[in-house]
Context: one part of a larger RNA
C1' cells in the first nucleotide's frame, strides 16, 4: 500500500425482520455420490458441482465394453509408377461391416484412315510424404463462461509532498440508486465503470386500411359502404424535479398541482480494473508429450436405462377454499411444406379413414384453464390420492425385448400436511391456472417463453449473512 480482526463509526442488499408459499416426511420424475458390472463413456464438486455440458441415448447419436474386420486408411493435400475403371446388377459366406465370383463401353483434344501413340481431365491399384486421435496436460495457452456484481468502484497525466516505498487527487461537510451532484480542499484535469444512447411495455397526436375493424345498407358465415372505433406498424409528442409550497449556500429533500404517467415510471439488453493457476484441449482453436496393423477407421450386439444406500432438484398428493357429472363464458406469445392439417365419418379412447384450405393478420394448429351455475358425494384412507401389476390396443419407427409415449377396463401402494435445519418472493410481484415453442420421426413433471385469476406484509435495522467508505490495532504479505 494492501489483508485480516469474535476493533469503532457510517449505509446498502428478500440479508433480517413483518408476512405469503415451500423443502426436508410419501410415491413417482430427473441429476449425483456410491455400489455393481464386461461396459455402466467423459467433464462439473461450498456459495459459482448435482431437470449441469445434453435445446432430446431404442439404432443412431456415442466418446463405453465384447466380438467381427480394415492398415495411405471414413477424410485431405503431394509425388513416382502400373492402370481403366467407378457407380450399378446378379450369386455365395456372413450379424453387418466385409470378403469373393461374374457381368458392366471412362472422357476431351492433338497426331491419324482403323488401331496405336502423346497430352489433359476424371477414377482405380501399389509404394512413399503422411492423414487420424472426444489420447493427456485448463497448472503451457486463445477464444468463451460463472463468480463477487449491475456491487460503485478502477485508473492516469501534470503538479505538490515525502530519502523513499508511497501519499495527495479518490479525504472532510452535505447529497444521491450511484467516485450521482454541490460545496470545502495542493490540488488540476482526464480515462474506464454509473447515468444517457438501444429494445419493449403504459398516454395522445399523425399516417395508412388488407387478410384487420363495423357506428350503416342490402337478397345478412354473403355483398356493398367506410377506416369512427378495436387492431395492426411508419413517424412525431409527452417526464424536465419543467411549474407551487416549505427547508436549504447549493446539490437536493419533503408536500402539492396538473397529467395516461412523477421524481431511474415498470422492464429488458448492457456486466469497469480485477478475484477465484474457478470452468471448458469433449463446441472450436493451439504449444508440447503420447498412439501409428492402433489409442485410428468400419460394422453388429450391449451399454451410457444397472440398484441393498445417501444427497439435491422437481412433479403429484394428503382432500369439503375440495373430488366427480352436467351446463357456460374470457385469452397472449408462438408454429406450420418431407409441414400444420380442417369439414364428415368409424372407435368408449389412444387414434383411424378422409383429404377442404393455407408459404398463410386470410387456412390450420384451436374446445385455453382455473373462474362462474346447477347437482352429488359428507369426514371415511373415502367418489381424497394414484403408485403398482395383469389384460387388451393405438403411434411413431428397418426395429419399441434390454429401452419409447399413449389409450381401455380391471387393480388400487405410500400417503391424514412432515423433526433438527432450509428455500423463494416487496405488486400485476408471490400463490395460482392453463397454452405455446425450441430439441424433435417418437419420446417433458425439464427448460424458455405467453398470457388469466391475483394475495399478505415491512415497526425497523439490536441480530444473521454478504457488500462498500472512512477509521484503528496487527509478529501477515
Nucleotide at each position: 500500500u494492501g489483508a485480516c480482526g469474535g476493533g469503532g463509526g457510517u449505509c446498502c442488499g428478500c440479508a433480517c425482520a413483518a408476512g405469503c408459499g415451500g423443502u426436508g416426511g410419501a410415491a413417482c420424475a430427473u441429476g449425483u455420490g456410491g455400489u455393481u458390472u464386461g461396459a455402466u463413456u467423459c467433464g462439473a464438486c461450498a456459495c459459482u458441482a448435482c431437470g449441469c455440458g445434453a435445446g432430446a441415448a431404442a439404432c443412431c447419436u456415442u466418446a463405453c465394453c465384447u466380438a467381427g474386420g480394415c492398415u495411405u486408411g471414413a477424410c485431405a493435400u503431394g509425388u513416382a509408377a502400373c492402370u481403366g475403371c467407378u457407380a450399378c446388377c446378379a450369386g455365395u459366406g456372413g450379424a453387418a461391416a466385409c470378403a469373393u465370383u461374374g457381368g458392366g463401353u471412362u472422357c476431351u483434344g492433338u497426331g491419324u484412315u482403323u488401331a496405336c501413340a502423346c497430352a489433359g481431365a476424371c477414377g482405380g491399384u501399389u509404394a512413399c510424404a503422411c492423414a487420424g486421435g472426444u489420447g493427456c496436460u485448463g497448472c503451457a495457452u486463445g477464444g468463451c463462461u460463472g463468480u463477487c456484481g449491475u456491487c460503485a468502484g478502477c485508473u492516469c497525466g501534470u503538479g505538490u509532498c515525502g530519502u523513499g516505498a508511497g501519499a495527495u487527487g479518490u479525504u472532510g461537510g452535505g447529497u444521491u440508486a450511484a467516485g450521482u451532484c454541490c460545496u470545502u480542499u495542493a490540488a488540476c484535469g482526464a480515462g474506464c465503470g454509473c447515468a444517457a444512447c438501444c429494445c419493449u411495455u403504459g398516454c395522445c397526436g399523425u399516417u395508412a386500411g388488407u387478410u384487420g375493424c363495423u357506428a350503416c345498407u342490402u337478397u345478412u358465415u354473403a355483398a356493398g359502404a367506410g377506416c369512427a372505433c378495436u387492431c395492426u406498424a411508419g413517424c412525431g409528442g409527452g417526464a424536465c424535479u419543467g411549474c407551487c409550497u416549505u427547508g436549504g449556500a447549493a446539490a437536493c429533500a419533503a408536500g402539492g398541482a396538473g397529467g395516461a404517467a412523477g421524481g431511474u415510471g415498470g422492464g429488458g439488453a448492457u456486466g469497469a480494473c480485477g478475484u477465484c493457476a474457478a470452468g471448458u484441449c469433449c463446441u472450436c482453436a493451439u504449444g508440447g508429450c503420447c498412439c501409428u496393423u492402433a489409442u485410428g477407421c468400419c460394422u453388429a450386439g450391449g451399454g451410457c436405462u444397472a440398484c441393498a444406500c445417501a444427497c439435491g432438484u422437481g412433479u403429484u398428493a394428503c382432500a369439503a377454499u375440495g373430488g366427480c357429472g352436467a351446463g357456460u363464458a374470457c385469452a397472449a406469445c408462438g408454429g406450420g411444406g418431407a409441414g400444420c392439417g380442417a369439414a364428415g365419418u368409424c372407435g368408449c379412447g389412444a387414434g383411424g379413414c378422409g383429404g377442404a384450405g393455407c408459404a398463410a393478420a386470410u387456412c390450420c394448429u384451436g374446445c385455453a384453464a382455473a373462474a362462474c351455475u346447477c347437482g352429488u358425494c359428507u369426514a371415511a384412507g373415502u367418489u381424497c390420492g394414484g403408485a403398482u401389476u395383469g389384460a387388451a390396443g393405438u403411434c411413431u419407427g428397418c426395429a419399441a425385448u434390454u429401452c419409447g409415449a399413449c389409450u381401455u377396463c380391471a387393480u388400487g401402494a405410500a400417503g391424514c400436511u412432515g423433526a433438527a435445519a432450509u428455500c423463494g418472493c416487496u405488486a400485476g410481484u408471490a400463490a395460482u391456472c392453463g397454452c405455446g415453442u425450441a430439441u424433435c420421426a417418437g419420446a417433458a413433471c425439464g427448460a424458455c417463453g405467453c398470457g388469466g385469476u391475483g394475495a399478505a406484509u415491512a415497526c425497523g435495522u439490536u441480530c444473521u449473512c454478504g457488500g462498500a467508505c472512512c477509521u484503528u490495532g496487527u509478529a501477515c504479505a
The part of an RNA shown here (small-subunit ribosomal RNA, 3' major domain) has 477 nucleotides and comes from a metagenome. Rfam family: Bacterial small subunit ribosomal RNA. Model confidence (mean pLDDT): 83 of 100.